[in-house]
Context: one part of a larger RNA
RNA sequence: CUGGGCAUAAAGGGCACGUAGGCGGUGAAUCGGUUUGAAAGUGAAAGUCACCAAAAACUGGCAGAAUGCUCUCGAAACCAAUUCAUUUGAGUGAGACAGAGGAUAGUGGAAUUUCGUGUGUAAGGGUGAAAUCCGGAAAUCUAUGAAGGAACGCUAAAAGUGAAGGCAACUCUCUGGGUCCCUACCGAUGCUGGGGUGCGAAAGUAUGGGGAGCAAAGAGGAUUAGAUACCCUAGUAGUCCAUGUCGUAAACGAUGAGUGUUCGCCCUUGGCCUAUGCGGAUCAGGUGCCCAGCUAACGCGUGAAACACUUCGCAUGGGGAGUACGGUCGCAAGACCGAAACUC
Repeated sequence: CUGGGCAUAAAGGGCACGUAGGCGGUGAAUCGGUUUGAAAGUGAAAGUCACCAAAAACUGGCAGAAUGCUCUCGAAACCAAUUCAUUUGAGUGAGACAGAGGAUAGUGGAAUUUCGUGUGUAAGGGUGAAAUCCGGAAAUCUAUGAAGGAACGCUAAAAGUGAAGGCAACUCUCUGGGUCCCUACCGAUGCUGGGGUGCGAAAGUAUGGGGAGCAAAGAGGAUUAGAUACCCUAGUAGUCCAUGUCGUAAACGAUGAGUGUUCGCCCUUGGCCUAUGCGGAUCAGGUGCCCAGCUAACGCGUGAAACACUUCGCAUGGGGAGUACGGUCGCAAGACCGAAACUC
């Protein structure tokens, strides 16, 4: 390298869209290719091989072979092309339905904090115990009023939705996708997808706002042998908004996408049909268990890790190392591509 692999042993790209490429329903006609059958022509002579003989060999004789090539005719499957048709894949339409899917604007109540006023007087806070801290400049508590920012209790669920990241107070507006059902339309228009493009938590970063609570850093108090920590008191970036940037995560189902086939049971979400007493049937999703089968085992098990096909990505002993060098991108942080020596 190959055989063989990628949930957990090395290995699925964070997710999608899509170019080239690869692969791709059913029936028919025509044409080309491929394969194959038959016939004809050719394959000079010598030689070779075969055969015959009165021949040991040489020799003599004889009509063939020589898998090829060309042309003609035929056959079935496959491949390619063109044309026609078809409907079950894909899509469109009518009628319903569910949803924290996305974006903008507005509104709301609970709570924390701060401030004003009243009442009231000596503590409050915090901990394992304390202290730093706060308080006669009147705190904590309590009543009332105001300001401001952020997050949306219960409902709430193994629930829903989205390609993934993700999405939860309420309302309007704009908007994407999905499911069921009817089978009206279209008629293979499909799947995957190297490069490419877009989206992509948190943190970070740039500019301008905002800043209640929380809180890296830094400070103080404790603890301790020490304590650059765990605990406590305050506290700045940040967290929030707008517009850019970054492009990474245990971006996880550690399981790429698509299609088909395969014993059942319990529950559940949204449709639809039938029944109405429980229920039953059928699609599209979500949990749990299990037969066969698979698996090194654990386990998976109709949303497979079963049985098959198409296509992309990836791995090839541990460390060195996701490092060095170089390149591309970035304001930077860094990201992406990514070795070797040496060593076990």